[in-house]
A computed fold for a 158-nucleotide RNA from a pig gut metagenome, annotated as Lysine riboswitch aptamer. Rfam family: Lysine riboswitch aptamer. From the family's description: Riboswitches are metabolite binding domains within certain messenger RNAs that serve as precision sensors for their corresponding targets. The prediction has a mean pLDDT of 83. The RNAcentral record of the sequence draws on MGnify.
RNA sequence: GAUAGAGGUGCGAGGAUCAAAAGUAACACACCCGAGGCUGCGGUAAGCCCGUGACGGUGUGCCAAAGGGGUCUUUGCCGAAGCCGGAUUCCACCGUGGUUGCACCGGCUGGGCGUGCGGACAACAUCCGUUCGACUGUCGCGGAAGCGGAGAGCUAUC
Numbered sequence: 001g002a003u004a005g006a007g008g009u010g011c012g013a014g015g016a017u018c019a020a021a022a023g024u025a026a027c028a029c030a031c032c033c034g035a036g037g038c039u040g041c042g043g044u045a046a047g048c049c050c051g052u053g054a055c056g057g058u059g060u061g062c063c064a065a066a067g068g069g070g071u072c073u074u075u076g077c078c079g080a081a082g083c084c085g086g087a088u089u090c091c092a093c094c095g096u097g098g099u100u101g102c103a104c105c106g107g108c109u110g111g112g113c114g115u116g117c118g119g120a121c122a123a124c125a126u127c128c129g130u131u132c133g134a135c136u137g138u139c140g141c142g143g144a145a146g147c148g149g150a151g152a153g154c155u156a157u158c
Stems, first nucleotide, its partner, number of pairs: 001158005008078001010077009027061006036049003040096005081109006090098002110136002113133002116130005138149004
């Protein structure tokens, strides 16, 4: 250097189905209010709607979907993968905030679990980040008890 492997409640993806989201949003009608409304927010521009009632509220009728989750199944794998930042794209323009499949640059994390805290979400499901804790795989040190390191690692073969 090449090839092949191991960690196990191991890590991802697709499909089917189920619950939930939710009797919610939207839509329709009736009534109330009475002048503005339509982009995440603030402005600018344009267009559209509006006293034949905008925005908002109450009631009735009707009534979804996505993301996320459970189960089954198929499949790719063991930096599997996840996260953070940048760059880039998009949202009419500015500011801010979002968005950004794949690819690119840099950084962190061996793995799963539990606790506390924080965030996302309809959610107490679940996910993400992080402190701490024991467990576990691996290598090193050590007589041992134990201690320490990190996947650009470890093992095997050539």